[in-house]
RNA sequence: GCGCCGAUAAUUUAAUGGUAGAAUCUCAGCUUCCCAAGCUGAUAGUCCGGGUUCAACUCCCGGUCGGCGCA
Repeated sequence: GCGCCGAUAAUUUAAUGGUAGAAUCUCAGCUUCCCAAGCUGAUAGUCCGGGUUCAACUCCCGGUCGGCGCA
């Protein structure tokens, strides 16, 4: 330099065009003499910029970062 794959919450991971779900973590409540465990609830996310579409995590283009391969 070229090609392929990937990027979703603090972490891990679903969602193949139609309101982004879950688990762990954190916080609050219940329970307990206290702690832990358990139960209930809450906060929090689509790497960036464009395009297509009534509608984009999803499709297209460019960029950034990471991984793999070739040279």
Annotation
Transfer RNA from a Candidatus Pacearchaeota archaeon, 71 nucleotides, folded computationally. Rfam family: tRNA. Rfam links the family to the GO term triplet codon-amino acid adaptor activity. The sequence is in RNAcentral, with records from ENA. Its mean pLDDT, the model's own confidence on a scale to 100, is 82. NCBI's taxonomy places the organism under Archaea, Nanobdellati, Candidatus Pacearchaeota.